This is a predicted structure of a 551-nucleotide part of an RNA (small-subunit ribosomal RNA, 5' domain) from an uncultured bacterium. The full RNA is in RNAcentral, with records from ENA and SILVA. Its mean pLDDT, the model's own confidence on a scale to 100, is 83.
Context: one part of a larger RNA
RNA sequence: AACGAACGCUGGCGGCGUGGCUAAGACAUGCAAGUCGUACGGAACACAGUAGCAAUAUUGUGUUUAGUGGCGAAAGGGAGAGUAAUCCAUGGGUAACGUACCUCGGACUCGGGGAUAACAGCGGGGGCAACCCCUUUGCGAAAGUGCUGCUAAUACCCGAUGAAGUCGUUGAAUCGCCUGAUUCGACGCCCAAAGGUGGGGACCGCAAGGCCUACCGGUCUGGGAGCGGCUCAUGUCCUAUCAGCUAGUUGGUGAGGUGAUGGCUCACCAAGGCGACGACGGGUAGCGGGCGUGAGAGCGCGACCCGCCUCAUCGGAACUGAGACACUGUCCGGACACCUACGGGUGGCUGCAGUAACGAAUAUUGGGCAAUGGGCGCAAGCCUGACCCAGCGACGCCGCGUGCAGGAUGAAGCCCCUCGGGGUGUAAACUGCUGUCAGGGUUUAGCAAGCAAAGAGGGUGAACAAUCCUCGGCGUUGAGCAGACCCAAAGGAAGCCUCGGCUAACUCUGUGCCAGCAGCCGCGGUAAGACAGAGGAGGCAAGCGUUGUUC
Numbered sequence: 001a002a003c004g005a006a007c008g009c010u011g012g013c014g015g016c017g018u019g020g021c022u023a024a025g026a027c028a029u030g031c032a033a034g035u036c037g038u039a040c041g042g043a044a045c046a047c048a049g050u051a052g053c054a055a056u057a058u059u060g061u062g063u064u065u066a067g068u069g070g071c072g073a074a075a076g077g078g079a080g081a082g083u084a085a086u087c088c089a090u091g092g093g094u095a096a097c098g099u100a101c102c103u104c105g106g107a108c109u110c111g112g113g114g115a116u117a118a119c120a121g122c123g124g125g126g127g128c129a130a131c132c133c134c135u136u137u138g139c140g141a142a143a144g145u146g147c148u149g150c151u152a153a154u155a156c157c158c159g160a161u162g163a164a165g166u167c168g169u170u171g172a173a174u175c176g177c178c179u180g181a182u183u184c185g186a187c188g189c190c191c192a193a194a195g196g197u198g199g200g201g202a203c204c205g206c207a208a209g210g211c212c213u214a215c216c217g218g219u220c221u222g223g224g225a226g227c228g229g230c231u232c233a234u235g236u237c238c239u240a241u242c243a244g245c246u247a248g249u250u251g252g253u254g255a256g257g258u259g260a261u262g263g264c265u266c267a268c269c270a271a272g273g274c275g276a277c278g279a280c281g282g283g284u285a286g287c288g289g290g291c292g293u294g295a296g297a298g299c300g301c302g303a304c305c306c307g308c309c310u311c312a313u314c315g316g317a318a319c320u321g322a323g324a325c326a327c328u329g330u331c332c333g334g335a336c337a338c339c340u341a342c343g344g345g346u347g348g349c350u351g352c353a354g355u356a357a358c359g360a361a362u363a364u365u366g367g368g369c370a371a372u373g374g375g376c377g378c379a380a381g382c383c384u385g386a387c388c389c390a391g392c393g394a395c396g397c398c399g400c401g402u403g404c405a406g407g408a409u410g411a412a413g414c415c416c417c418u419c420g421g422g423g424u425g426u427a428a429a430c431u432g433c434u435g436u437c438a439g440g441g442u443u444u445a446g447c448a449a450g451c452a453a454a455g456a457g458g459g460u461g462a463a464c465a466a467u468c469c470u471c472g473g474c475g476u477u478g479a480g481c482a483g484a485c486c487c488a489a490a491g492g493a494a495g496c497c498u499c500g501g502c503u504a505a506c507u508c509u510g511u512g513c514c515a516g517c518a519g520c521c522g523c524g525g526u527a528a529g530a531c532a533g534a535g536g537a538g539g540c541a542a543g544c545g546u547u548g549u550u551c
C1' cells in the first nucleotide's frame, strides 16, 4: 500500500460498486422456456343471420384453448468439483470439414395415397330390435395406461421433373503442398417441395372455388457473413526421498467409422515409440484478459466484469436435432429423500429468492417487463428471477454535513499549583446571520426509442381493391430513478485509537514484580510520563483500532 474480509467500540446523508471465500453437503415453497388460431381438425362460450309457434337445426363472426404440427428449448443464467494437457494463450494449417436462423443470387413449388392424435365407446342380464333392468361402469390407490371405432394438416408416404448439385468414368485449360484443387465440357447414376392470409374486373363454375394478384411461407442449389469441428508450433506450478516408461504401445498395408484427418476402431505385418532439454509416477491447480504491490526487475493472486474450457445428485449410455451425448430431456445402475391402498410410483436449487446445517463470516421467499437483449408470432402481442430497479450490510471507494461571524486579561465546573497563579478557552453563555443534508408541501423537464388512427406520395398490380415503402401523426407506453419551486428551524447529526523509545502527543492520583501492559526493546518490588482512572495533549474522522493474508 492492498482486501469478496472478520472482530471490538462508534455511527448523520448521498452516489457508484460490492456481498456463502466454509459443505460441487442436503433442500420445504414459489417462480426461472415458451410461443404461433395467418399450419390443422375439434371442443366450449358469446353475438348476429336464416328456418321453425317452440325445443332446436344451420351458417357466419369473435374469444378461449387440450391435442396434432412448426420454431425455440444446445441460447441466456450458475459453479470451479475434475483437469498439468484431450485445457488455455499467441501464431499458423484444413488440397481433411460442418453450419438452423440472417444476407445476396439462380431454378422451381406437378400428380397421387394411406394413417394417427384429438374425439367417442368399453362391465353383467333381458330383448329380433328400438330399448329396459341391475351394478359405481375397461385396468390402476395414484403415477399412468390397454383395446375398438372415426377424422385433419405446412404431419407421413409414393410417383414425376432436375437450372443446378452428389457420386462414378472421361476430355481440356489453369494452378499447386506427392495423393491433388479450380474452371469449362461429355456420358451414366441418385435426390425436391406445402401451403396459408388479404383482395379482386373479365372468363369458367349451381356453389365452394378455379383464375389473377399482393404478402407470409416451402424445395433444390451457388456465394457471403457470423459461428463451430479438427490439427501443428511455442509457452504454461512443485517434487529425482518418483529413473526408467510403453502391447493399440510406435509405424505400415487394407477395411470400418465420422461432417472431416487420425490406432478413432479392427485384421494382418514390422519392432518400434518416449526419457536427465526430466519420460513415467506423486502433489497442487480451471486458463487468459487482468488485479494487488513494487522505482523497476520481480513477487503474489485469478472475487466482481469479459473470452475460452469443464461440470449439472454419483457413474454409464445413446435418442432427437443444423447443433447435445443435453442444468430445470430420455434410458440403465448406485446412494439419498418423499408418496403409497404395499402391488407400485416420484424427485434432483453448482438458476432467482428462501430453509436448516457448516462456519470468524456474506443479503429480500421484493417490483417491473418502462428500457436493453433473447424466444415465438405477418402483426398486435405473449413469455423472459437474462436484465432494469428497489430492499438489507460503513463491506469498499468517493462526495457532503454536523454550522458561520462576533463574543472576557477570560463566567461556572473540572484539573494542576511554588497558593501568586496556570490550563480547559472564543470554547460556552450571549448577539447577529445562513440554510447544504435529513423533514414537510406543491409540481413534472428527463431516462421514451417505440407502437399507432385519419391523411399524402410512390412501388407491385387488369384494378380506384389489396399489400408494401416513405412522409405524417389523433392517441398511447415509467417498475423505478430524478429535476424544479415553496415552508420551517441551529434546530436532528462525533467518535475511535494513542501519548517510555522507535513515533506526533504529560501531569496528578491509585496500585506496589500484585493487578496488569507489550509489535520489538522492555515496564510494574512505595513518588511508575510504560499498569488503572482523571485532566490535558497528539493523530485520524463517519469512522477508528485489532486480527488475518499478499507485495
Base pairs, nucleotide, nucleotide: 001550002549003548005547006546007545008544009543012400013399014398015397016396017395018393019392020358026355027354029353030352031351034071035070036069039068040067042065043064044063045062046061047060048059049058050057051056078311079310080309088235089234090233091232092231093230094229097228098227099226102224103223104222105221106220107219108218109217110159111158112157113156119149120148121147122146123134124133125132126131138145139144165190167188168187169186170185171184172183173182174181175180195216196215197214198213199212200211203210204209237283238282239281244274245273246272249271250270251269252268253267254266255265256264286308287307288306289305290301291300292299293298313334314333315332316331317330336347337346338345339344364390366389367388368387372386373384374383375382376381403433404432405431406430413424414423415422416421437492439487440486441485442484443483444482446481447480450476451475455471456470457469458468459467460466495540496539497538498537499536500521501520502519506535507534508533509532510531516523517522